[in-house]
Context: one part of a larger RNA
Parts: sequence; C1' cells; structure tokens
RNA sequence: UGACGGGGGCCCGCACAAGCGGUGGAGCAUGUGGUUUAAUUCGAAGCAACGCGCAGAACCUUACCAGGGUUUGACAUGGGAACGCCGCGGCGAGAGAUCGCCGUUUGUAGCAAUACACGUUCCGCACAGGUGCUGCAUGGCUGUCGUCAGCUCGUGUCGUGAGAUGUUGGGUUAAGUCCCGCAACGAGCGCAACCCACGUUUCCAGUUGCCACCCGCGAGGGGGCCCUCUGGAGAGACUGCCGGGGACAACCCGGAGGAAGGUGUGGAUGACGUCAAGUCCUCAUGGCCCUUACAUCCUGGGCUACACACGUGCUACAAUGGGCGGUACAAUGGGUCGCAACGCCGCGAGGCGGAGCCAAUCCUGAAAGCCGUCCUCAGUUCGGAUCGGAGUCUGCAACUCGACUCCGUGAAGCUGGAAUCGCUAGUAAUCGUGGGUCAGCACACCACGGUGAAUACGUUCCCGGGCCUUGCACU
Repeated sequence: UGACGGGGGCCCGCACAAGCGGUGGAGCAUGUGGUUUAAUUCGAAGCAACGCGCAGAACCUUACCAGGGUUUGACAUGGGAACGCCGCGGCGAGAGAUCGCCGUUUGUAGCAAUACACGUUCCGCACAGGUGCUGCAUGGCUGUCGUCAGCUCGUGUCGUGAGAUGUUGGGUUAAGUCCCGCAACGAGCGCAACCCACGUUUCCAGUUGCCACCCGCGAGGGGGCCCUCUGGAGAGACUGCCGGGGACAACCCGGAGGAAGGUGUGGAUGACGUCAAGUCCUCAUGGCCCUUACAUCCUGGGCUACACACGUGCUACAAUGGGCGGUACAAUGGGUCGCAACGCCGCGAGGCGGAGCCAAUCCUGAAAGCCGUCCUCAGUUCGGAUCGGAGUCUGCAACUCGACUCCGUGAAGCUGGAAUCGCUAGUAAUCGUGGGUCAGCACACCACGGUGAAUACGUUCCCGGGCCUUGCACU
C1' cells in the first nucleotide's frame, strides 16, 4: 500500500422484510453423477457445470465400438507416364465401401500428325491427414464480480523511502453525479449523453392499407386519403415555470401545464482488473505425438443402457374446475425444394384434386374470455402415466430408436419434510400464437400479443457490493 476481521460509521441491490406464485412429494420430459457396456464419443464442475456446447443423435451428423476395406490416401500443391478410360446409363458379385463387364459426345487450333487446356488413372517422392495431448505455451471469443462506480495519469507539493496528496472532508446524486471547501491544478478510461424501439403530435406520401361519401340486402363497385395504419422528416421534456426547504450552491419536496416529469419506459453499450475461470472438439496457432495408422471409406451398433442420486422443466392432484354446444377479440413472424384457401373422402392423424400467393394483395382455426347446459366432492365425467390393438406421415430405411391419430386400458397423485427459487407493473401469475434448427421430430430455446394482480412498515438480521475509519502475527 493492499487484503482480511463473528471491528466501527455511512450507503446501495427482490439482499432481507411485506406480498404473489413456485421448486423440494407424484408421473413424465430433459441434462448430469453413478453403475453397466464391445462402445455407452468428448467437453462443462459452487455462485459463474447440470433443457450447458447440441438452433433439433433412426442412416448421415459422429468424434465412440465391432466387423469389412484403402495406403500419396476422403482433401491441397508440385513432377513423370498413360488415357479420354473417367463421368453418365445398364448388368453382375458384395452388407456396403468397392470390384468386374457392356454402351456412350472432352474442348480449342488444325485436313491430319500434333500442341495446349480440362479431366481421370497409374508410379514413386516431397507431402497430405489427425475432433490425438497440452486452455498451466497461446491468439481470438466468452462467462463472472457488475451497469457495480470505480480505475488511473501528467505536473506540482509532502515523505530518507515504500508511498501519500489529487480520489479525503461538508452536502447531494442512480452515478468519482454535481456543488462547496481544500497543496493541489488539470487530464484519461469508466458514469451520463450521443444510437435503437415504445409512448404524443405536425408535415410529406396513399397501395396491396383505410372508408367519413354514393350505389347495392350482401359480396362488391365507384370515388376519396378525413380517420386508422404504414415509413420518412420534424416538434416535444430542459427541473424550463411557480411555491417551499437548503450555504444565496448543488440539490430535495410540492404544484401547474402536458401524451409523457425529474434517467419517461425498455434495449444496445460492460472501465483498470479478478478467477493460471471456460474453450487446442468452431476457427487460428507454438511444442509434443501417430504416419499400412491415433489417417481414411463403409455396413451394423452405440451416444436412447438403468438398482439408484441430483439439477432444470412439463402435466396434475380439481368445482375460480372438467366435459359438450354456441359465440367474440390479437401481435410478432413465416411461405416457390414453399404456404395452401376451397371441394370431395376419412371418426381422426391425413389422403385426392387444387384457386390464389415470390405476398400490407394469397395462405397461416388464437386461447384463456363470454352465453347456455351437464357433472356435485367422489381417486370422480379429476388426473393422464403405462400397456394392448389398429392406423397416418416423413424418410432408401422408423426393430434397437421418430412424431402424430383412433379404439381400449386407465397407474401414481387429494398441495408436498428439512430446505430452497423467481418477481416491484403492463411486472408476477395465467392464456394461447409465431420463429429458428429441421426430410421428419420441441414439455427446450428465441420472440409475440390477450387477461392482469398483491406488497414494500422499514434496514435490526442473512447474502453480495461501494466509501471512510480502526486492529492486524498476512502481502
């Protein structure tokens, strides 16, 4: 000087408290540990590993295992030789990789020989190749403390020096934010603002959007751009105004006006650094290692195992509910290898045909809600696991190991111990919708809107953090 203290003072944060809903009990989904296995590929490990890398493991992916092959190689460049074989189509052997046979136009210049280019095969050599090791050799990227308010520098001054000062103090703020004071005066990286979205409004623009006007029962047509909306340019909020408090300051409290008020709300944005944090399996890369194998191709299997343990979720245990019938209102998005109205067939998943749409034009039932009715507290008309049967779709192929539909079956579960998590407002809770990945597969992830609360006295305590100070056997 730091770090630390079951030292002190001041102050923050869903940190506690006040509330609402969960997790921990059940079934299932998913990840992990463990065990098993020929293999169950590898990584991630308190917070900050565990619905994480994986925005989607039937083959592929795939890195693992078994077996069958190849050895200049699946891929790149260079040399030599041969050829137009190769490729494409067909046949045969094989699990396939691969091998054999048959047919068939390389291009340009040129009558041709030939030359060049392209491609393939062969030869051996340089080399290729490695998701092999080391994240404690590294780059890059990322997590975390933490969107916390801090971290430093120049000059000056003080101190023998390490260093101090500035950055401490009095106020104030979300903030090292600002004001005042001061041996300091300034400055940089951070804070804030500048950026994006939402909320009000003006102008410009008016189709695919809209409908105040006319016609029509309606579908729609005409006409129009008022309104809604769309998307571009502006305005608007600055403690600007008023009152009170305060050091006459910064600032705080109240009020007016206003769509919005004191950072309007949300996002993007992450200082010096910490954890030898994570990643050599995205990529790049030093070193080491393998080179008929630790490379590479293929078939099949595995990553999907299952006595068990944990994390994260979904669905429930019901009447604020479940079933049936009727009926209303979104937003974000996606769509030509696609989205598909509508008609017919099927109880249904779906099938057959197929208008329209490269989309403000066409397609994409919102659900909770509301109305009516049944159920009457029961392991039930709750709950849907599991199992049997029959199917649909994708795909070369659903046995290991897909999703969905229908019929039957109807398990555990009657609110969950110790403990523990999220959330302060259009939030929690609850309801559905869309998208990416993707042939198919979503209870996950990312987004969208509908309905829409309760509570915060307060800072003693738990956790994390900031500033000052004190002790110290640590640096």